[in-house]
The RNA shown here (Guanidine-I riboswitch aptamer) has 90 nucleotides and comes from Ornithinibacillus bavariensis. Taxonomically the source falls in Ornithinibacillus (Bacteria, Bacillati, Bacillota, Bacillaceae).
């Protein structure tokens, strides 16, 4: 200096925030995430499963490793989502 299946899909967590429900004010408009909650978003460096990949005649077997900003971007809005295993740093 390069290259890499360092895939892909669901389900769930950690975290996220307020459209909608719900809960408080309020009073028929409306405000409140400085409301536990349900719906909702959700991880390359969190979990599982399933395809898959790569090895083998099959049975299997492997699938390692991962510090990390500022900043910008999306829907109602944030976010360990997205740029992005990005800049950088080892």
């Nucleotide at each position: 200096u390069a290259a890499a299946a360092g895939g892909u899909u669901u389900u769930c967590u950690a975290g996220g925030g307020u459209u909608c429900c719900g809960c408080a004010u309020a009073a028929u408009a409306a405000u409140g995430g400085u409301c536990u909650g349900g719906u909702c978003c959700g991880a390359g460096a969190g979990a599982a499963a399933a395809c898959g990949c790569a090895c083998g005649a099959a049975a299997g077997u492997g699938u390692a490793c991962a510090c990390g900003g500022a900043g910008g971007g999306a829907g109602a809005a944030a976010a360990g989502c997205c740029c992005g295993g990005g800049a950088g740093g080892a």
Its Rfam family is "Guanidine-I riboswitch aptamer". Its family is annotated with regulation of gene expression in the Gene Ontology. The coordinates come from a structure-prediction model, not an experiment, and the mean pLDDT is 83.